Parts: sequence; C1' cells; structure tokens
RNA sequence: GGGGGUGUAGCUCAAUUGGUUAGAGCAUCGGACUGUCGAUCCGAAGGUUGCGGGUUCGAGUCCCGUCACCCUCG
Repeated sequence: GGGGGUGUAGCUCAAUUGGUUAGAGCAUCGGACUGUCGAUCCGAAGGUUGCGGGUUCGAGUCCCGUCACCCUCG
C1' cells in the first nucleotide's frame, strides 16, 4: 500500500435486513432488609451510536470520506 472486520452507557454486549422513547447485565448512587459488612429486593442516574457529510417522511442500521484497533495479502 490492497482487501475484510469491529467501533453503541464507566465495562461487556443487544437493537427483528430503515419504522416511531436506543435497551440488558455488571459497576455507580439512593432506599428497604441487617447489630455491622456482604448477599438479596426496589428505584435512580448515566448515550452527539468513533468523527464529518449524504440519501430518506424517517438512519445505530444504507452511501461517501476520515480516525483507531484487529485479521489477511504483497
């Protein structure tokens, strides 16, 4: 340098081949319970879906560019 894959909450991952509020578990915070801690239960907060554009009535999903990482070819 050519080809392919991945990028979504602090972490690990979903999201029906574009469809109407972007979720789950763990972690964090608050509460219940407990002599205390832990475990368990209830609740809350947390997102510019890597970044920049485009298509569309509508984009995490499609297209273009770009960045990072991984695989592969030379």

Description
The RNA shown here (transfer RNA) has 74 nucleotides and comes from a Phycisphaeraceae bacterium. Rfam family: tRNA. Rfam classes the family as a transfer RNA. The organism belongs to Phycisphaeraceae, within Bacteria. The prediction has a mean pLDDT of 80. The sequence was found in a public genome assembly.